[in-house]
The prediction has a mean pLDDT of 85. The RNA shown here (c-di-GMP-I riboswitch aptamer) has 76 nucleotides and comes from Firmicutes bacterium UBA3936. It matches the Rfam family "c-di-GMP-I riboswitch aptamer". Its family is annotated with cyclic-di-GMP binding in the Gene Ontology. Rfam describes the family as follows. GEMM was predicted in a large-scale screen for bacterial structured RNA regulatory elements.
RNA sequence: GGUUGAUAAAGGCAAACCUGCCGCGAGGCAGGGACGCAAAGCCAACGGGUCUCAGGAAGACGGCUGGGUUGCCGAG
Numbered sequence: 001g002g003u004u005g006a007u008a009a010a011g012g013c014a015a016a017c018c019u020g021c022c023g024c025g026a027g028g029c030a031g032g033g034a035c036g037c038a039a040a041g042c043c044a045a046c047g048g049g050u051c052u053c054a055g056g057a058a059g060a061c062g063g064c065u066g067g068g069u070u071g072c073c074g075a076g
Base pairs, nucleotide, nucleotide: 003075004074005073012037013036017032018031019030020029021028022027035063041069042068043067046066047065048064049061050060051059052058053056
């Protein structure tokens, strides 16, 4: 550097639900909480998909998915 995620360690993230705030809404942010996750880190101005509204050069989801990019640990 490439392939890979069996076993394990250190650590990481945090679904549903509850509370507060923001948004017309999909949803977002913060706290609590863990169903899960080896990229559940980032890219929605890379493609597909789903969803929303007050319907347009509009918006939401990266925890739907292909791809791009960065990265921890282990194994061959």
About this RNA:
The sequence was found by an Rfam model in a public genome assembly.